The RNA shown here (Bacterial RNase P class A) has 350 nucleotides and comes from an uncultured Pseudomonadales bacterium.
The sequence was found by an Rfam model in a public genome assembly.
The model forms 95% of the base pairs in the Rfam consensus.

């Protein structure tokens, strides 16, 4: 100097004037209408709707099952398939980035072309040997063998050494597989170091079993006032041996009707609607850290056909993706430009 890698910050500013939404306040005899003060008004993702809750209803009645999620150890949160820190295995020279991480050596199933052969699997070319020929190259034909090449993405452990007629884990040492004896570290998953074992633990889909979590519908949940109409409307089940009661069976339990179909009226207002798992500071305390406490401090949209917009000037980095509708934690996708600061490499002077 360059090049990667990990975290964070902003998300056009400033000024006039005219114009919006919500609180509060004055004005007005009250209230209302106008008219004025002051205070505040879209995101880092408001997005997608893939998840977790909080809340609200579903009877102040539960239970088991079935189904559904998760799956390596410890933690944090209101919880999550999220976050943090630690095993284990992959991928990078590092700095760091990824994981589909439970279990009997589970079961069943499929896999193109090349190949002898691809799940318990094989002799194409071969190597040794016995026999027979033999133009003395070699060739047939029985046994053995799978260590050499050779197809293939893959060929049922690697490397030496020793046996063999020639070969093999065939025997043997390392090393890999598996196994769990025993010591040690560690809260744990795991490491290490010994032991025993010759040794079978390829892909994908389904599928068995273990353990942990799990009711159901959603703010168009759910309340409350006004106001209006039309129902003797029809059909079915049926009075505790029935029926119907917020996913599904069953058991309990509660109610005495209950269910579908036609018809009719209302579709206004108000709560829910924002003070919180709330934001913001602390050379505060605990934590390796997520995170948790303690003080201080501060209100920071609540629309309901749907509010923040025009117009003028000036800066400049020329402005991307892009509007809140219960709320709140998190994934995840979009994203112009500018800055901060942590580690690694690699080359260059000193």
């Nucleotide at each position: 100097a360059g090049a990667g890698u990990c975290g964070g910050u902003c998300a056009a500013g400033c000024a006039a004037c005219c114009g919006c939404g919500c609180g509060c306040c004055c004005u007005u005899g009250a209230a209302g209408c106008g008219g004025g003060g002051c205070g505040u008004g879209a995101g880092g993702a408001a997005a997608g709707u893939c998840c977790g809750g909080g809340c609200u209803c579903c009877a102040c009645a539960g239970g088991a099952c079935a189904g559904g999620g998760c799956g390596c150890c410890a933690g944090g949160u209101a919880a999550u398939c999220c976050c943090u820190g630690g095993g284990g295995g992959g991928c990078g020279c590092g700095a760091g980035c990824c994981c589909g991480c439970g279990g009997c050596a589970g079961a069943u199933g499929c896999a193109g072309c090349a190949g002898a052969g691809a799940g318990c699997a094989g002799a194409c070319c071969g190597c040794c040997g016995g026999c027979c020929u033999u133009u003395c190259g070699a060739g047939g034909u029985c046994g053995g063998c799978a260590a050499g090449g050779g197809u293939g993405a893959a060929a049922c452990g690697g490397u030496g050494c020793g046996g063999u007629a020639a070969g093999a884990g065939c025997g043997c040492a390392c090393c890999g597989c598996g196994g769990g004896u025993g010591c040690u570290g560690g809260c744990a998953a795991c490491a290490g170091c010994u032991c025993c074992g010759g040794c079978u633990a390829g892909g994908c889909a389904u599928u068995c079993c273990c353990g942990c979590c799990u009711g159901g519908a959603g703010c168009a949940a759910g309340g409350c006032c006004a106001a209006a109409u039309a129902g003797a409307g029809g059909u079915c089940c049926g009075u505790u041996u029935g029926a119907c009661g917020u996913g599904g069976u069953c058991c309990g339990c509660g109610u005495c009707g209950g269910g579908c179909c036609c018809g009719g009226g209302u579709a206004g207002g108000c709560c829910g609607c924002a003070a919180g798992a709330g934001g913001c500071g602390a050379u505060u305390c605990g934590g390796c850290g997520a995170c948790g406490g303690u003080c201080g401090u501060c209100c920071u949209a609540g629309a309901u056909g749907a509010a923040u917009g025009g117009u003028u000037g000036c800066u400049c980095g020329c402005g991307a993706c892009a509007g809140a509708a219960c709320c709140c934690g998190g994934c995840u996708u979009a994203u112009a430009g500018a800055c901060c600061g942590g580690c690694u490499c690699u080359c260059c002077a000193u």